RNA sequence: CAAUCCCGCACGGGAGAGUCUCCGGCGGUACCCCAGCACCACGGGGGCACCGAACCGGAGCGCCGAAGGGGCAAUUCCUCCCCGGAACCUCUCAGGCGCCAGGACCGUGCGGACGAG
Repeated sequence: CAAUCCCGCACGGGAGAGUCUCCGGCGGUACCCCAGCACCACGGGGGCACCGAACCGGAGCGCCGAAGGGGCAAUUCCUCCCCGGAACCUCUCAGGCGCCAGGACCGUGCGGACGAG
């Protein structure tokens, strides 16, 4: 001086799966009731019915795997076997199922640590 590996930051890329059902809230419309009014309309309060949403709260069913976490039964890899370990495998606890966001992982740049040479 300094490679590989590792860490951090910035930038770029980056998949999958529900426009599901129910209850309450919320909003809209129609009707009815109450008070007020001479009457009607508007407005206020309440009830009921229907409708609506990618919103809020709760419940259920279905589904996804690429934060994190668990497991090596199968698969693959580390070594051909055993043992052991790991994974993009598996489970789906957590998370997620429009866009955004998040996102394992990949690339580039900068910085840091180590120090093969």
Molecule: Glycine riboswitch aptamer
Organism: Nocardioides marmorisolisilvae